[in-house]
RNA sequence: AAUUUAUCAAGAGUGACUGAGGGAUAGGCCCUGUGAAGUCCAGCAACCCCCGUUUGGGAAGGUGCUAAUUCCUACAGAAUUUAUUUCUGAAAGAUAAAUC
Numbered sequence: 001a002a003u004u005u006a007u008c009a010a011g012a013g014u015g016a017c018u019g020a021g022g023g024a025u026a027g028g029c030c031c032u033g034u035g036a037a038g039u040c041c042a043g044c045a046a047c048c049c050c051c052g053u054u055u056g057g058g059a060a061g062g063u064g065c066u067a068a069u070u071c072c073u074a075c076a077g078a079a080u081u082u083a084u085u086u087c088u089g090a091a092a093g094a095u096a097a098a099u100c
Stems, first nucleotide, its partner, number of pairs: 002099007013041001015040003021031003025074004042066003046063003049058003070092001075089005
């Protein structure tokens, strides 16, 4: 990198260093010198894991995560209705576990 399965409405920073970008892509809309991204520390508990055993708890370990529903939309359908809004499902994406 690929395939399969599961989840994506909950949770978590007034910290230190540093210094300009970030939110996958496109459009929109946002965040950001009242400090982005990153590193460290701290925290959360989704999956593996650990204890108990249907339900609960833990955070030692492997990942992950800590603005906004995956920030919203992208394709199709339904309702509302005449250009808007809402809903459902897919697609895309993210994460985990397993396989190759």
The RNA shown here (SAM riboswitch aptamer (S box leader)) has 100 nucleotides and comes from Rummeliibacillus sp. POC4. It matches the Rfam family "SAM riboswitch aptamer (S box leader)". Rfam's curators write: The SAM riboswitch is found upstream of a number of genes which code for proteins involved in methionine or cysteine biosynthesis in Gram-positive bacteria. Model confidence (mean pLDDT): 82 of 100.